[in-house]
RNA sequence: GCGUCAGUGGUGUAGCCUGGUAUCACCUCAGCUUCCCAUGCUGAUGACCCGUGUUCAAAUCGCGGCUGACGCA
Numbered sequence: 001g002c003g004u005c006a007g008u009g010g011u012g013u014a015g016c017c018u019g020g021u022a023u024c025a026c027c028u029c030a031g032c033u034u035c036c037c038a039u040g041c042u043g044a045u046g047a048c049c050c051g052u053g054u055u056c057a058a059a060u061c062g063c064g065g066c067u068g069a070c071g072c073a
Base pairs, nucleotide, nucleotide: 001072002071003070004069005068006067007066010026011025012024020056028044029043030042031041032040049065050064051063052062053061
C1' cells in the first nucleotide's frame, strides 16, 4: 500500500442481508418484601464510531474518513 471483517447504554449483546417504536442480560436508581442486609418481584434512567449523500423515513443502503483484528505484498 491492497483486501476481508468488526465498531450499538457503564459492561456484554440482538437487530443490518430484506430501511419503519433499538432487543435481552448485568450494573445503577426507585418502590414492594425484610427489624436490617441479601435474595426475589415491579418500574425507571441510559446507546447506534465520525461526516456526507439517497429516501417520507437510515443502526441498516451508497461514498469518504477514524479505530481495531486478520490476510496479502
This is a predicted structure of a 73-nucleotide RNA (transfer RNA) from Halococcus sp.
The coordinates come from a structure-prediction model, not an experiment, and the mean pLDDT is 84.
Rfam family: tRNA. Rfam's curators write: Transfer RNA (tRNA) molecules are approximately 80 nucleotides in length. Its family is annotated with triplet codon-amino acid adaptor activity in the Gene Ontology. Rfam classes the family as a transfer RNA.
The RNAcentral record of the sequence draws on ENA and MGnify.